A computed fold for a 98-nucleotide RNA from uncultured Oribacterium sp., annotated as THF (Tetrahydrofolate) riboswitch aptamer.
RNA sequence: GCAGAGUAAGUAUUCGCGAGUCACGUGCCGGUGAAACGGGGAGUUGUUCAUUGGACGAAGCAAAUUCUUUGCGCUGUGCGUUUACUGCAUCCCGCUGC
Numbered sequence: 001g002c003a004g005a006g007u008a009a010g011u012a013u014u015c016g017c018g019a020g021u022c023a024c025g026u027g028c029c030g031g032u033g034a035a036a037c038g039g040g041g042a043g044u045u046g047u048u049c050a051u052u053g054g055a056c057g058a059a060g061c062a063a064a065u066u067c068u069u070u071g072c073g074c075u076g077u078g079c080g081u082u083u084a085c086u087g088c089a090u091c092c093c094g095c096u097g098c
Stems, first nucleotide, its partner, number of pairs: 001098004009086004015080004019075003028054008039093004060072005
């Protein structure tokens, strides 16, 4: 000098336990704060989380009971989990091979 390995995490998916369906959540546009980001260091205008403001927006049906419960559905639904794929924003050093 050239080539390569490995993370957190993300997306889809399997299963389990929940939430909402009397609209919480999810998604979209902003504010504030925090966290994580290959083995080491730094680290964003990117990512995630919490909180907050705004706009938009909905799938219920049946049975029992007698106003609550159950079943089947529904939600770009929460957490855990299975499998597959993707995968250091970037910079410096390190590791393996030549």
Rfam family: THF (Tetrahydrofolate) riboswitch aptamer. About the family: Tetrahydrofolate (THF) riboswitch was first reported for Ames et al. as an RNA motif in 5' untranslated (5'-UTR)regions of folate transport and biosynthesis genes in Firmicutes genomes.
The model forms 82% of the base pairs in the Rfam consensus.
Model confidence (mean pLDDT): 76 of 100.
The source organism's lineage runs through Bacteria, Bacillati, Clostridia, Lachnospirales and Oribacterium.